[in-house]
């Protein structure tokens, strides 16, 4: 330099009809316990990497840019 892939909550990751943004762990609160742990219930937590396009409507389709991974040279 060229090809391919990935980017969604603090971490690891789902998300196929294009219309609801989610799970586990972690954090916080409450219950349980003499206390801790465990368990249960709940809460908080999001620029769906960026910018633009298509569409009535985009995490999802198209393009740009950025970061990372990988292959070739």
């Nucleotide at each position: 330099g060229g090809g391919g892939g990935u980017g969604u909550a603090g971490c690891u990751c789902a998300g196929u009809u294009g219309g609801g943004a989610g799970a586990g762990c972690a954090u916080c609160u409450g219950a349980u316990u003499u206390g801790c742990a465990u368990u249960c219930a709940g809460a908080a937590g999001g620029u769906c990497a960026u910018c633009g396009g298509u569409u009535c409507g985009a995490u999802c389709c198209c393009g740009u840019u950025c970061a990372c991974c990988u292959c070739c040279a």